[in-house]
RNA sequence: GGGCCGUUAGCUCAAUUGGUAGAGCGCCACAUUUGCAAUGUGGGGGUAGCGAGUUCGAAUCUCGCACGGUCCA
Numbered sequence: 001g002g003g004c005c006g007u008u009a010g011c012u013c014a015a016u017u018g019g020u021a022g023a024g025c026g027c028c029a030c031a032u033u034u035g036c037a038a039u040g041u042g043g044g045g046g047u048a049g050c051g052a053g054u055u056c057g058a059a060u061c062u063c064g065c066a067c068g069g070u071c072c073a
Base pairs, nucleotide, nucleotide: 001072002071003070004069005068006067007066010025011024012023013022019056027043028042029041030040031039049065050064051063052062053061
């Protein structure tokens, strides 16, 4: 320098290939306990790496950039 993959909630990841974003763990509250843990119920939390474009509508398609991984030189 070039090819490919990835970048979504605090962490690990998903979304059947365009229709207003979810799970597990963690966190908070309550119940249970003498107390803690475990368990049960409920709840808060992201506009999706950054910018632009296409579209009525984009996490999902296109382009540029940044970061990470991998391969080639």

Annotation: Transfer RNA from Candidatus Taylorbacteria bacterium RIFCSPLOWO2_02_FULL_44_35, 73 nucleotides, folded computationally. Its Rfam family is "tRNA". By type it is a transfer RNA. Rfam's curators write: Transfer RNA (tRNA) molecules are approximately 80 nucleotides in length. The coordinates come from a structure-prediction model, not an experiment, and the mean pLDDT is 81. It was read from a public genome assembly.